[in-house]
RNA sequence: AUCUUAUUAAGAGAGGUGGAGGGAAUUGGCCCUAUGAAACCUCGGCAGCGGACUCUUUUCAAUUGAAGAGAACUGUGCCAAAUCCAACAAGCCGCAAGCUUGGAUGAUAAGAG
Numbered sequence: 001a002u003c004u005u006a007u008u009a010a011g012a013g014a015g016g017u018g019g020a021g022g023g024a025a026u027u028g029g030c031c032c033u034a035u036g037a038a039a040c041c042u043c044g045g046c047a048g049c050g051g052a053c054u055c056u057u058u059u060c061a062a063u064u065g066a067a068g069a070g071a072a073c074u075g076u077g078c079c080a081a082a083u084c085c086a087a088c089a090a091g092c093c094g095c096a097a098g099c100u101u102g103g104a105u106g107a108u109a110a111g112a113g
Stems, first nucleotide, its partner, number of pairs: 002112007013043005021032003026087004044079003048076004053070006088102005
């Protein structure tokens, strides 16, 4: 890199270096940014997934299995805005606009290989 599954409107920022971009890509929109973008570093935080742990319920010969909650130790991840919004399809709608649902794309985790 690829495949599968789950989640994706919740949550959580200060300082330093840096010096013009950034919000994944394309298009359109909208927004952030010299009251300092990206990137890197330090410290802090969040709690989604896996592991370990605690509690509850249930089950079992048995922490044996299942479910839920907590906590933040660990592997990761994350800390503007819904994955910022739309793009494709269907429905509502006389058309458009708008709305709803689904999909697609991306991201993260776990597993496969």
SAM riboswitch aptamer (S box leader) from Fictibacillus enclensis, 113 nucleotides, folded computationally. Model confidence (mean pLDDT): 81 of 100. The sequence is in RNAcentral, with records from Rfam and Ribocentre. Taxonomically the source falls in Fictibacillus (Bacteria, Bacillati, Bacillota, Fictibacillaceae).